[in-house]
This is a predicted structure of a 74-nucleotide RNA (transfer RNA) from Faunimonas pinastri. Rfam family: tRNA. Rfam classes the family as a transfer RNA. Rfam describes the family as follows. Transfer RNA (tRNA) molecules are approximately 80 nucleotides in length. The coordinates come from a structure-prediction model, not an experiment, and the mean pLDDT is 81.
C1' cells in the first nucleotide's frame, strides 16, 4: 500500500427498512431492609451515538472524507 469489520454512558455491548423519551446489564448515588454489613429490593445521576461536511422536513441510522482500533492480504 489494497481490502473488510468496528467506534453507542466510568466498563461490556444491543439498538435503527431514518421519524415523537437513545436503551440493558455491572459500575457509582440516594433510600429500603438488617443489631450492623453484604446479598436481594426501589429509585437517581451519567450519552456532542468517534470528527467534519453532504443528502433529507427530519441523521446514532444513509454518503463521502478524516481519525483511532481489529482482522485477511502484498
Nucleotide at each position: 500500500g489494497g481490502c473488510a469489520g468496528c467506534g453507542u454512558a466510568g466498563c461490556u455491548c444491543a439498538g435503527u427498512u431514518g421519524g415523537u423519551u437513545a436503551g440493558a446489564g455491572c459500575g457509582u448515588c440516594g433510600g429500603a431492609c438488617u443489631c450492623a454489613u453484604a446479598a436481594c429490593c426501589c429509585g437517581a445521576a451519567g450519552g456532542u451515538c468517534g470528527g467534519u461536511g453532504g443528502u433529507u422536513c427530519g441523521a446514532u441510522u444513509c454518503c463521502a472524507c478524516c481519525c483511532g482500533c481489529u482482522g485477511c492480504u502484498a